This is a predicted structure of a 73-nucleotide RNA (transfer RNA) from Candidatus Moanibacter tarae.
It matches the Rfam family "tRNA".
Lineage of the source: Bacteria > Pseudomonadati > Verrucomicrobiota > Opitutia > Candidatus Moanibacter.
The sequence is in RNAcentral, with records from ENA.
RNA sequence: GGGGCCGUAGCUCAGCUGGAAGAGCGCGUGAAUCGCACUCACGAGGUCGGCGGUUCGAUCCCGCUCGGCUCCA
Numbered sequence: 001g002g003g004g005c006c007g008u009a010g011c012u013c014a015g016c017u018g019g020a021a022g023a024g025c026g027c028g029u030g031a032a033u034c035g036c037a038c039u040c041a042c043g044a045g046g047u048c049g050g051c052g053g054u055u056c057g058a059u060c061c062c063g064c065u066c067g068g069c070u071c072c073a
Stems, first nucleotide, its partner, number of pairs: 001072007010025004019056001027043005049065005
């Protein structure tokens, strides 16, 4: 320098070939317990790495770019 894969909640990851985002764990509150843990109910938490483009509409498609892993030179 070139190719491939990945980037989504604090962490681990889904998101069905475009209709606007979820799960488990963790966190908060409440219930239960003499109390803690477990369990149950509710809740908070997201510029979907960044910029631009296509589209009525983008996590999804296209281009560039940043970071990580890997292959070739």